[in-house]
RNA sequence: UCCAGCGUAGCUCAAUGGUGGAGCAUUCGGCUGUUAACCGAAGGGUUGCAAGUUCGAGUCUUGCCGCUGGAGCCA
Numbered sequence: 001u002c003c004a005g006c007g008u009a010g011c012u013c014a015a016u017g018g019u020g021g022a023g024c025a026u027u028c029g030g031c032u033g034u035u036a037a038c039c040g041a042a043g044g045g046u047u048g049c050a051a052g053u054u055c056g057a058g059u060c061u062u063g064c065c066g067c068u069g070g071a072g073c074c075a
Stems, first nucleotide, its partner, number of pairs: 001071007010024004018055001026042005048064005
């Protein structure tokens, strides 16, 4: 430098172009002699950034940024 994949909650992942959710974690409560486990609730999101298409974009298109892998170049 080129190619491919990925980027969504603290973590791991969903979401047919049509209201962004789940599990774990955190906090609070219940249960228990206590802890763990279990049950319930709450908080937590600029969907990497900027544009475009569309009535409507996490999803489609373009550019950029970052990560991973591969190829190549220099030495």
Molecule: transfer RNA
Organism: Candidatus Latescibacterota bacterium